Model confidence (mean pLDDT): 81 of 100. The part of an RNA shown here (large-subunit ribosomal RNA, half A) has 1613 nucleotides and comes from a Flavobacteriaceae bacterium. The source organism's lineage runs through Bacteria, Pseudomonadati, Bacteroidota, Flavobacteriales and Flavobacteriaceae. It was read from a public genome assembly. Rfam family: Bacterial large subunit ribosomal RNA.

[in-house]
Context: one part of a larger RNA
C1' cells in the first nucleotide's frame, strides 16, 4: 500500500413541502401634486440594531358605524399598564403631520445657512413665536409649475444587419432623445368613394391577398374599393341683412363714411341663405335643483356523526346513520360533506352612486318666389427642391411644404392616378363631437396537462439587500426541529458561557438548534485476503492457497487473488491518432433541434352528384362547449402575351403538321409525421458599428490665488579710482552681483546594474545617477469629454481601460469559422466526383445512399458483326530530327603570266547510294484490353422512372500506364483495379491500407488459408544433394570501383623431347652504331634495313647507377629438380567499399545449420469453411405459425420498433399493520429496464389506456455549488535585536512593573490641513479579526467624552469660474448673456498666563485684557471724496523675537576605594496680551523703564491621607525662599529701507467717518482620535504615496555625514 465488508465523519443531492413567483380571465380604477405631491432625510417605543406603522398630538388623537373578549405589530423575554362604565380589532370620515424635494423670501456641497415686513413677548439691542414676502399667465376671479408602468399624437432620427461584396434598397420611420394630453388618445360628418349600378363621418375586426403594384424589377416592401360584421350621432360659426355703442374724418348739422366692438340673423350642393310673400307653436335634447326604486364598507344568520380497531395522535379500517340551493377551499396531531374557519343561500346599513319623477333655464322645425347681394385669399394653382402616400421621379395622379409667382366668385370652383373633352360625384381655404380600438404602475374575485428554492422574478428570507465602482451604473446568497418547545432540570470530565457524558422530553434525539430525509465526491476506524525480484490503459481468460458461511458431508455460495496467456484510455477532428494534435482534477444538480404563421408530401380520419367556414353574435355549467353565421377559399377546363375563343386552343395563308390539354374526372376540411421558409430557429462565442448618458477626484493642458528651494563657488554689465585718447576707444585696480551659470542636501526625476517576478508593492527596494532661481517644484478652487479634449509629439494622456474611454440601449448584432449536441434494439448503407461560382475548408445541380409507390428492365460468360490508331513496329511511305562511309554538283581557297582553259586541296558540301539509328502534338502498318448491337446460356430484383429525406463535394495507401519533378520524395496530377476510410479475425516482432481472410450469438468439436514447426511459442532438432566463414545471411538499403577469398563451368597455351617456381651458371664481340654534345660508351635527347658475328643463349639493350665510363641486374641460355602449369572469359556464394549521436539485428544459437537454393513428406495455424444449439430480417409456400431459401461489419445517413421521466384525463387501486426517496441482496428481460426482499425513512405513490412535454449528459478551456492534489510543503510583510527578575492568570517569548540592551532623532519627536467618522477614555470579555500565542489590542459588549463674542468658518469683501432678471440664438431638450448673486487658495477681523479631567480647553475655572453693539449722561462737531487698501524677479543692508552657548553670583540635594578637605562636580534659575508715562531710533522696523506681579512654578525636604502591580505612584499642607527679572557671544522667524533687471508684476470691501464714563447684550457650525500613519488613498494591521508650520547639541560651509538631547521606538512568530 491494494481489493471486500461494516460502522461513522464531511457534504448536501434526492424524495416530499411551499409563506414566493409566472401567465392569464372577468369586473373595478385609470391619475397625485402650491390645501405642497412622488420620493425621502430625521425622528417616534419603559428597554429598540432593522423592517413595519406614525409626526413634536409621533407603532399613535377623534365622531360614527361593526364587534364582543381579551390586548401593547414583526417579536415567543422582563416590568409596568389597558379592557364587558365595551378595550385590542375591521370600515367610513376628521384632526395633527418636523425638515428636504415642483421647493416658491435670499442662497445653497438636499434633508441646512442667512434674511426682510406686520403683529407678540420685554424700555432698547440682542434672542424668541405666528403670518406674509419666489416666477409665468391673466383687467378681476384664477390658473400653471412637479411626479407617474404601459398605451396615444407630434418635433427630430441612427446603426449593426440582410442584399451570401456594396452605393439606390433593407433594417425602419424601428431603437433612442424631446414636447404634450386623456382615460383612452388620434380620426371623424365628403370639395369622399365608386362606375352609367350605386354606397353615404369616423374607427376596429375578418375577408379581399402575398393579388394590384412597386423594386439595382435585386434582396426585399406590399396596398385599396368591395363584401361579413363591431360599433353607431350629429352639430357650432365666418359673410350676406337688420340693431346698436365708442372713436375718428366730414357735413348741407338732417345725417354719412371708416375702425374697432355687441346683440338678432345664418350654416348648404336633387345647392342653401340673405331678401319677399305665406304659415305654426310641435318634436328633441342639454345644465341646475328637488325626488330617493335600488346598488352599496365594515358585518350577520348559515344544514348535518356516532361507535369499533390500529396508532403517540384518526381525519385511515370496520359498522350503522345524516345533510345537500352547501360534496369550492383550508385547518385540525395520518386521507374529514357532517369538528373549526367557511361555501350555497338569504339579510343589512353610513359615506356615496343612480334608475324613475316634477321644476326652471337654454338649444332646436315649414312653404313659395328669384331681380339684387352672400357662402371662408396670399387662399386654390403654377414654377423649382424634398417629405409623405404599398408607389425608389417613374406616364405620376391625390396630400403636404422650404423659394417664387398667383386666380376665379355659383352661367364660380374642385375630383374620378399624365393630359384633352362628355359624363359622374362633390362645395376647400374656421371649429367641435360619444361608442366599438389600445394599455395595465394599481384594486378585488378567481384559474392554469405553468415552476417548486441552481427551478419560478434579480428578489419565498432586514433585496434593489450585502458588496463593487469617483460615476452613470453592476449586483448577488442564503427556505424546512417538533403535533406541541415538551427547546433539555440535575450530575460528572473541563480554565470554561467550549465541547462532550450522564439524567430527564418526546412515537422517534443518528429530529438537540444550519435540528425533515440525508446520495456522491472525500477523509476515517474495525476484520478478512493480498503485497518487500518485479516493470506498461490495472482489465479479461484460466488459476493455486488462505478465510467466511451453507449443507443433503459430496460438495456449493462467498471474499482475496500467488502464477500464467492477450491486451497503448474516453471524447473530437481527421487521408490518417495510444498519440508526443483538442477537452476534461473528481462528484452532484442545471446544460442545447423548440414555438408562432405559411407551402409541399405522407399516414389516419370526416364529407364527397363538391369541401370547409372566417370575424362575429345567441345560449350556457363561460379562457370552454353547442348551434347561428357562406364574406370568403380551394375544387370542378383549358390554351393563348393579350383581344379571345372552349373540349380544346395557340402558332400558321392552312382543314396541313406541331406544342399544350381533353379522351384517363377526386376534391376538401382537420389530425399527426417528415422537410422547406419568415421568425435569434440546436446552444454557447466575437473583435467590431449605432444611440443616449457618466467621468479632467488618475493624467494632458489652460486658469485664478498661495506656498517652497540647506549650503558652497564663480563673479557679466553698470559704477569709482588711475594710465591713456583731440575727443572717444582701450587698458589696469577696485567696487558690484548678472546667469534658462557651477557643486551639492530638501523637492521633482527615473540613467546603469542587482534583487523582486504565485513580489513588501498590478511597476517597488537598494546600489549607482540627472535637474536642483527655472521652458522648476507644489497646494486649493476652476475650465476643456469620446471622432471629442489635451499633447515642447511618445499615437502619449483622458480614474490600474486608449490607432477613439465608460455605463446602459439597439442586441439573442452578424459568424460561409471553433466547439458542444444526453436512452436501447433492428434493417440497409455512402462520398471525397463532373460543372458552376469574388469560388476553393462555403454552395447549387448532377453523381453515389436510403424509404415508399409504379413498372420491367439488367449484370456475367460464350459466339459473331462491326467501328477504331493505342502498345509495338517502321520511316528509300509522309513530316521533323539524325551517325558514319562513297560518290562529289555547286562553292571557298592555292597555283598556273593578265585572262580563259585547266590543275590541286587533310576546305564547306547538294543529290544519289551502302550503313547505324528516331519522335506525346510522324505513321505504309498495328494487336491485347475496353465499346456497341445480335443470339443462347447463367444468375434473379442486382434495373428504370416519379416522389420524401438526406449525407458527401479535404480523401489516402498500394499495383500497373502515363504527366511532371531529378524516370527524387511517404511529393504531385490523371487514367484503371483494389483496400483503408467506415473492417475486427490469422500472419508480416511491433506496423490504417502488404498477404489471407469480411466478425448475429453460444460450443474445452473438426478441416485449412497465408505464414510456419531447436526454445521463447501451436506443429520437423524431418529426408535429400550442394554452397556459405563474413556471425555474411537468417527479417529491413547499398552502387561504381578493387581484390592470387572460395565452388563451379568453358576456352587456350605450355609440359616428362621435362614445362611452371627456386638455385648453380652464362648472359659475349663488331661498338664508346651513327649523329649531337663540354662528356653521351646498351641506358639525356635523335637516327635506322636497331644491322651483323659468336654461340646453349645473349637486345645496337628490361630496369638500378656513373660527370661520362665503370659496377649490379633482366630479357635469353644451360644444368639441378620431377608433374603438371600459366592465361582469357562466365556463373553462384561470400569481401572491401561502409561514416550518427542510449546497449540493441528477440535471445541463445548457426561449419554434419535452426543460413542460403533445390525437391519431397507430416504437422501447427483465423471470428474463413464444416459441425450442434439459439436469436432475428426478407421472401416464397400454406395448414397462420410452421416449413423451405437467402441473409444479418459498418461511419455520414435513411427507415423501423421499443424503454424510461414530469404532468393531465378515464378506470380500478395501494399507504402510520409505513407512501416517496435512500443503502444492499435475490430473480428476470436480446437491450434501454423491470420486479421482489431486507434496512432507513416518516406522508404520500403506482397499474393500465390515451394524451401532451420545461423529456434522457462523460466531454462544450461549459454554470453552480461541494471536495481533493501540490502539502504539512512555500510562507507569516524591510537584519533596528534583544536578554533577565517580579505580577496578573488555566495557560506568557510576546500583556504589566522593573533593571539592562539596541534603534531613530530635518525623525521613527512636536503642531496641524485634507480625508477618515467614534479609531479617543473607562469597565467586562477572547468566538471571530491579529499572518503564531494572548491575560493584549484600532476586536467584541456595555458606559462616558468634544463646553469659544476674541481659534477656524458663516453673519464682510471680492479673483478664476458658476448661477443668471433682460436680451439673443436654437426643431424640441437647450445653448450664450448683462444688472445682479454665488464662489477662497487672497483682503478685513477683537486674549494671554497658570491650573483643571480617565478622556476638553486661547473652549472650563483663577487672575488679569480687549472688541462691537445698544442704551444713559457729559463734551465736541457739521459731512467731502480724493486717498488708502495696492502687491513681480533677484540682491544688499538696518533691526530684532524665540532659542543656544558661555561665564559670574545665589538656592537646594547628591557625590570619594584609601586619608583629607570643600575652593570641585551634577541639576534648577521663568514670568504673557492690552494700557499708560517717559526716553531713544534718520523716516522705519524696533530699543529702554514702570505697573500688570500680595500670582504663578521648577527642584529638594518633612508629610496628613489615598493606592499599589510592593518596585512604586499620587500627595491636602509646611519648609529652603523671595533664589539675578545679571552680562557676554551667537542666532536670524518676522519686519523696515534701499539698489538693480525686465518678462512690468489681482479685485473689492473694512479703513477714512467722534471723546470719555457708566449699565447691559455678544447669535450658528467645528472643537474627541489619527494626520509620513495600524485610524487617509493603495482589496490587507500592506517596505509606495500624502500640502504647511516646528525641527535642540557634538563635528561641520550645511536641513550634508556620524554619534547624541528631549521625545518615540524595539517593526506581531
Nucleotide at each position: 500500500g491494494g481489493c471486500a465488508u461494516a460502522u461513522g465523519g464531511g457534504g448536501a443531492a434526492u424524495g416530499c413541502c411551499u409563506g414566493g413567483g409566472c401567465u392569464c380571465u372577468c369586473a373595478g380604477a385609470g391619475a397625485c401634486g402650491a390645501u405642497g405631491a412622488a420620493g425621502g432625510a430625521c425622528g417616534u417605543g419603559a428597554u429598540a440594531a432593522g423592517c413595519u406603522g406614525c409626526g413634536a398630538u409621533a407603532a399613535g388623537c377623534u365622531g360614527c358605524g361593526g364587534g364582543g373578549a381579551u390586548u401593547g405589530g414583526c417579536a415567543c423575554a422582563u416590568a409596568c399598564g389597558a379592557a364587558u362604565u365595551g378595550a385590542u380589532c375591521c370600515g367610513c370620515g376628521g384632526a395633527u403631520u418636523u425638515c428636504c424635494c415642483a421647493a416658491u423670501g435670499g442662497g445653497g456641497a438636499a434633508a441646512c445657512c442667512c434674511a426682510c415686513u406686520g403683529c407678540a413677548u420685554u424700555g432698547a439691542a440682542g434672542a424668541u413665536g405666528c403670518a406674509g414676502u419666489a416666477c409665468c399667465u391673466u383687467u378681476u376671479g384664477a390658473g400653471g409649475a412637479g411626479u407617474u408602468a404601459a398605451c396615444c399624437u407630434a418635433g427630430g432620427g441612427a446603426a449593426c444587419u440582410g442584399a451570401a461584396a456594396c452605393a439606390u434598397c433593407u433594417a425602419a420611420g424601428u431603437a433612442c432623445c424631446u414636447a404634450g394630453a386623456g382615460g383612452a388618445a388620434a380620426a371623424g360628418a365628403a370639395a369622399a368613394c365608386a362606375a352609367u349600378a350605386g354606397u353615404g363621418a369616423u374607427u376596429c375586426c375578418g375577408u379581399a391577398a402575398g393579388u394590384a403594384g412597386u423594386g439595382g424589377c435585386g434582396a426585399g416592401c406590399g396596398a385599396a374599393a368591395g363584401c361579413g360584421g363591431a360599433a353607431c350621432a350629429g352639430c357650432c360659426u365666418a359673410a350676406a341683412c337688420c340693431u346698436u355703442u365708442g372713436a375718428u374724418g366730414u357735413u348741407a348739422c338732417g345725417g354719412c363714411a371708416u375702425c374697432a366692438g355687441a346683440g338678432g340673423g345664418g350654416u348648404u350642393g336633387u345647392a342653401g341663405g340673405a331678401c319677399u310673400g305665406c304659415a305654426a307653436u310641435a318634436u328633441u335634447g342639454a345644465u341646475u335643483c328637488a325626488u330617493g326604486c335600488g346598488c352599496g364598507a365594515a358585518u350577520u344568520a348559515g344544514a348535518a356523526g356516532c361507535a369499533u380497531c390500529u396508532g403517540g395522535a384518526a381525519a385511515g379500517u370496520u359498522g350503522c346513520a345524516c345533510c345537500a340551493u352547501a360534496g369550492g377551499a383550508g385547518g385540525u396531531g395520518a386521507u374529514a360533506g357532517u369538528c373549526c374557519u367557511g361555501u350555497a343561500u338569504a339579510a343589512g346599513u353610513a359615506a356615496g352612486u343612480a334608475a324613475u319623477u316634477g321644476a326652471a333655464u337654454c338649444a332646436u322645425a315649414g312653404c313659395a318666389g328669384u331681380a339684387u347681394c352672400c357662402u371662408g385669399a396670399g387662399u386654390a394653382g403654377u414654377g423649382c427642391g424634398g417629405g409623405g402616400c404599398a408607389c425608389g421621379u417613374g406616364a405620376a395622379a391625390c396630400c403636404u411644404u422650404g423659394c417664387a409667382u398667383g386666380a376665379a366668385u355659383c352661367u364660380g370652383c374642385c375630383a374620378g392616378g399624365a393630359c384633352c373633352a362628355u359624363c359622374u360625384g362633390g362645395u376647400a381655404a374656421g371649429g367641435c363631437u360619444a361608442a366599438a380600438u389600445a394599455c395595465u404602475c394599481c384594486u378585488g374575485a378567481g384559474a392554469g396537462a405553468c415552476c417548486g428554492a441552481u427551478a419560478g422574478u434579480g428578489g419565498a428570507c432586514a433585496a434593489g439587500u450585502a458588496c463593487c465602482g469617483u460615476g452613470a451604473g453592476g449586483g448577488a446568497a442564503a427556505g424546512g426541529u417538533g403535533a406541541a418547545a415538551a427547546g433539555a432540570a440535575c450530575c460528572c470530565u473541563g480554565a470554561a458561557u467550549a465541547a462532550g457524558g450522564g439524567a430527564g422530553u418526546g412515537a422517534a434525539a443518528u429530529a438537540g438548534a444550519u435540528c425533515c430525509u440525508g446520495a456522491a465526491a472525500c477523509c476515517a476506524u474495525a476484520u478478512g485476503c493480498u503485497u518487500a525480484c518485479a516493470a506498461g490503459c490495472g482489465g479479461u481468460c484460466g488459476g493455486a492457497g488462505u478465510c467466511a458461511g451453507a449443507u443433503u458431508u459430496a460438495u456449493c455460495u462467498g471474499a482475496u487473488g500467488a502464477c500464467g496467456g492477450c491486451g497503448u484510455g474516453c471524447c473530437u477532428u481527421u487521408u490518417g491518432c495510444a498519440u508526443a494534435a483538442u477537452g476534461a482534477g473528481c462528484c452532484u444538480a442545471c446544460g442545447a433541434g423548440u414555438u408562432a404563421c405559411u407551402g409541399u408530401u405522407g399516414c389516419c380520419a370526416g364529407c364527397u352528384u363538391g369541401g370547409u367556414u372566417a370575424a362575429u353574435c345567441u345560449g350556457u355549467u363561460u379562457u370552454g362547449c353547442a348551434g347561428a353565421g357562406c364574406a370568403a377559399c380551394c375544387c370542378a377546363a383549358g390554351c393563348g402575351a393579350a383581344a379571345g375563343c372552349g373540349a380544346g386552343u395557340c402558332u400558321g395563308a392552312a382543314u396541313a403538321g406541331g406544342g399544350c390539354g381533353u379522351u384517363u374526372u377526386u376534391g376538401u376540411u382537420g389530425g399527426c409525421a417528415g422537410g422547406a421558409g419568415u421568425a435569434g430557429a440546436c446552444g454557447c462565442g466575437a473583435a467590431a458599428c449605432c444611440g443616449a448618458g457618466u467621468g479632467a477626484g488618475c493624467u494632458a493642458c489652460c486658469u485664478a490665488u498661495g506656498g517652497g528651494c540647506a549650503g558652497g563657488u564663480u563673479g557679466a554689465a553698470g559704477c569709482u579710482g588711475u594710465g591713456g585718447u583731440a575727443a572717444c576707444a582701450c587698458a589696469u585696480a577696485g567696487u558690484g552681483g548678472a546667469g534658462g551659470a557651477c557643486c551639492g542636501a530638501a523637492c521633482c526625476c527615473g540613467u546603469a546594474g542587482a534583487c523582486g517576478u504565485u513580489g513588501a508593492a498590478a511597476a517597488g527596494u537598494c546600489u549607482u545617477g540627472g535637474g536642483a532661481u527655472g521652458a522648476c517644484c507644489u497646494g486649493u478652487g476652476g475650465g476643456u469629454a469620446g471622432g471629442g479634449g489635451u499633447g515642447a509629439a511618445a499615437g502619449g494622456c483622458c480614474a490600474a481601460u486608449c490607432a477613439a474611454a465608460c455605463u446602459c440601449g439597439g442586441a439573442a448584432a452578424u459568424a460561409g469559422c471553433u466547439c458542444g449536441u444526453a436512452c436501447u434494439c433492428c434493417c440497409c448503407g455512402a462520398a471525397a466526383u463532373g460543372c458552376a461560382u469574388u469560388u476553393a475548408g462555403g454552395u447549387g445541380c448532377a453523381g453515389c445512399g436510403u424509404u415508399g409507390u409504379a413498372a420491367u428492365a439488367g449484370u456475367u460468360u460464350u459466339a459473331u458483326a462491326g467501328a477504331g490508331g493505342u502498345a509495338g513496329a517502321g520511316c528509300u511511305a509522309c513530316u521533323g530530327a539524325u551517325u558514319g562511309g562513297a560518290u562529289g554538283c555547286g562553292g571557298g581557297g592555292g597555283u598556273u603570266u593578265c585572262a580563259u582553259c585547266g590543275c590541286c586541296u587533310a576546305c564547306c558540301a547538294a543529290u544519289u547510294c551502302c550503313u547505324g539509328a528516331u519522335a506525346a502534338a510522324c505513321u505504309c502498318c498495328g494487336a491485347a484490353u475496353g465499346c456497341u448491337a445480335u443470339a443462347a446460356a447463367a444468375c434473379g430484383a442486382u434495373u428504370u422512372a416519379c416522389a420524401g429525406c438526406a449525407g458527401u463535394g479535404a480523401g489516402g495507401g498500394c499495383a500497373u500506364g502515363g504527366g511532371u519533378g531529378c524516370u527524387a520524395a511517404g511529393g504531385u496530377c490523371c487514367a484503371u483495379g483494389u483496400c483503408c476510410g467506415a473492417a475486427a479475425g490469422g500472419g508480416a516482432a511491433a506496423c490504417a491500407a502488404c498477404c489471407c481472410g469480411g466478425a448475429c450469438c453460444a460450443u474445452c468439436a473438426g478441416c485449412u488459408a497465408a505464414g510456419g514447426u531447436c526454445c521463447c511459442c501451436a506443429a520437423g532438432u524431418g529426408a535429400a544433394u550442394a554452397c556459405u566463414a563474413a556471425g555474411u545471411u537468417g527479417a529491413u538499403c547499398a552502387a561504381a570501383c578493387g581484390a592470387g577469398g572460395u565452388u563451379u563451368g568453358a576456352c587456350u597455351a605450355c609440359a616428362c623431347u621435362g614445362a611452371c617456381a627456386g638455385c648453380u651458371a652464362g648472359g659475349a664481340u663488331g661498338u664508346u652504331g651513327g649523329c649531337u654534345u663540354g662528356g653521351a660508351a646498351g641506358c639525356a635527347g635523335c637516327c635506322a634495313u636497331u644491322c651483323a658475328u659468336u654461340u646453349a643463349a645473349a637486345g645496337a639493350g628490361u630496369g638500378c647507377g656513373u660527370a661520362a665510363c665503370a659496377g649490379c641486374u633482366c630479357a635469353c641460355u644451360a644444368g639441378u629438380c620431377g608433374a603438371g602449369u600459366g592465361g582469357u572469359c562466365a556463373a553462384g556464394c561470400a569481401u572491401g567499399g561502409a561514416u550518427a549521436a542510449u546497449a540493441a539485428u528477440c535471445g541463445g544459437g548457426c561449419a554434419u545449420a535452426a543460413g542460403u537454393a533445390u525437391u519431397c513428406c507430416a504437422c501447427c495455424g483465423a471470428a474463413g469453411c464444416u459441425a450442434u444449439g439459439g436469436c432475428u430480417u426478407u421472401g416464397u409456400a400454406u395448414u397462420u405459425a410452421u416449413a423451405c431459401a437467402a441473409g444479418g461489419g459498418g461511419u455520414a445517413g435513411g427507415g423501423g420498433a421499443g424503454c424510461a421521466u414530469u404532468c393531465u384525463a378515464u378506470u380500478g387501486g395501494c399507504g402510520u399493520c409505513g407512501a416517496a426517496g435512500g443503502a444492499g441482496a435475490g430473480c428476470u428481460g436480446u437491450a434501454a429496464g423491470g420486479u421482489u426482499u431486507u434496512c432507513u425513512g416518516g406522508a404520500g405513490c403506482g397499474a393500465a389506456u390515451a394524451g401532451a412535454a420545461a423529456a434522457g449528459a462523460a466531454a462544450a478551456u461549459g454554470u453552480a455549488g461541494g471536495c481533493a492534489u501540490a502539502a504539512g510543503u512555500a510562507a507569516c510583510g524591510a537584519u533596528a535585536a534583544u536578554g533577565c527578575g517580579g505580577g496578573c492568570g488555566a495557560g506568557a517569548a510576546a500583556c504589566c512593573c522593573g533593571c539592562a540592551c539596541a534603534c531613530c532623532g530635518a525623525a521613527a519627536g512636536a503642531c496641524u490641513c485634507a480625508g477618515g467618522u467614534u479609531u479617543c477614555c473607562u469597565c467586562a470579555g477572547c468566538u471571530a479579526u491579529g499572518c503564531u500565542a494572548a491575560u493584549c489590542a484600532g476586536c467584541u459588549g456595555a458606559g462616558g467624552g468634544u463646553u469659544a463674542g476674541u481659534c477656524g468658518g458663516g453673519g464682510c469683501c471680492u479673483a478664476a469660474c458658476a448661477c443668471a432678471a433682460a436680451c439673443c440664438c436654437g426643431u424640441a431638450a437647450g445653448g450664450g448673456g448683462u444688472c445682479g448673486u454665488g464662489g477662497a487658495u487672497g483682503g478685513a477681523u477683537a486674549a494671554c498666563c497658570a491650573g483643571u479631567u480617565a478622556a476638553u480647553a486661547u473652549u472650563c475655572u483663577g487672575g488679569u485684557a480687549c472688541c462691537u453693539g445698544c442704551u444713559a449722561u457729559a463734551c465736541a462737531a457739521c459731512c467731502a471724496a480724493a486717498g488708502g487698501g495696492a502687491c513681480g524677479g533677484a540682491g544688499a543692508g538696518g533691526u530684532c523675537a524665540a532659542g543656544a552657548u558661555g561665564u559670574u553670583g545665589c538656592g537646594u540635594a547628591c557625590u570619594g576605594a584609601c586619608g583629607g578637605a570643600a575652593u570641585a562636580g551634577u541639576a534648577c534659575g521663568u514670568u504673557g496680551a492690552a494700557g499708560c508715562u517717559a526716553c531713544u531710533g534718520u523716516u522705519a522696523a524696533g530699543g529702554u523703564a514702570g505697573c500688570g506681579a500680595u500670582a504663578g512654578u521648577a527642584c529638594a525636604c518633612c508629610a496628613a491621607a489615598g493606592u499599589u502591580u510592593c518596585g512604586g505612584c499620587u500627595g491636602c499642607g509646611g519648609u529652603g525662599a523671595u533664589a539675578a527679572u545679571g552680562c557676554a557671544u551667537u542666532g536670524g522667524a518676522g519686519u523696515c529701507u534701499c539698489u538693480u533687471c525686465c518678462a512690468a508684476g489681482a479685485a473689492a470691501a473694512g479703513c477714512g467717518a467722534g471723546u470719555a464714563u457708566g449699565g447691559c447684550a455678544g447669535c450658528c457650525c467645528g472643537u474627541a482620535c489619527c494626520u509620513u500613519a495600524a485610524a487617509c488613498c493603495g482589496a490587507c494591521a500592506c517596505a509606495g504615496g500624502u500640502c504647511g508650520u516646528u525641527g535642540g547639541g557634538a563635528u561641520g560651509a550645511g536641513a550634508a555625514u556620524u554619534c547624541u538631547a528631549a521625545g518615540g521606538u524595539g517593526c506581531u512568530c